[in-house]
RNA sequence: AAAAGUUGAUCACCGAAGUUAUUUCGAUGUGAAAUAGCACGGGGGAACCACAGUCGACCGGAAACGGGAGACAGGGGCGAAGAGCUUACGAUAAGCUCAGGGAUAAUCUUUCGUUCCUAGCCCGACAGCUAACCUCGUAGGUGUCGCAAAGAAGCUGC
Numbered sequence: 001a002a003a004a005g006u007u008g009a010u011c012a013c014c015g016a017a018g019u020u021a022u023u024u025c026g027a028u029g030u031g032a033a034a035u036a037g038c039a040c041g042g043g044g045g046a047a048c049c050a051c052a053g054u055c056g057a058c059c060g061g062a063a064a065c066g067g068g069a070g071a072c073a074g075g076g077g078c079g080a081a082g083a084g085c086u087u088a089c090g091a092u093a094a095g096c097u098c099a100g101g102g103a104u105a106a107u108c109u110u111u112c113g114u115u116c117c118u119a120g121c122c123c124g125a126c127a128g129c130u131a132a133c134c135u136c137g138u139a140g141g142u143g144u145c146g147c148a149a150a151g152a153a154g155c156u157g158c
Stems, first nucleotide, its partner, number of pairs: 011143004018038008039138006049128001053072003058067003074126001075123004082098006100117005107152005112146001
């Protein structure tokens, strides 16, 4: 000197996960907590419509059939994260196809190309849709870049 790493700020990314005010605590800084408003997002919840598995003691009946305790298989939510095939095979895992999702900043959107993801968690026998109404959350994790094409908006100059 360069590179790498760490910390803080600015800017930006995934995501609903932001912002304002007041109060308290802290503070050689830019913070934390509580309450309320706005904003964003989720769940429950009528009518109408839709849906309504298998077995089944027992009861009614001439029969067909109807009712039916209970048992089993459950069922549902957030999220893009759903379905199938092949190999391995105790399980895990890997690959492929279809469907789905993100990035590719410098105002925004779309296209092309490129590049990644396709998880995880929760409820606890229970919830279709759903007006009124009720209720919950505002976390966590990161650092991309092709001076590609088109459109829209705004600013400036003439």
Record summary: The RNA shown here (c-di-AMP riboswitch aptamer (ydaO/yuaA leader)) has 158 nucleotides and comes from a bacterium. Its Rfam family is "c-di-AMP riboswitch aptamer (ydaO/yuaA leader)". Gene Ontology terms of the family: cyclic-di-AMP binding and regulation of gene expression. It was read from a public genome assembly, where an Rfam model found it.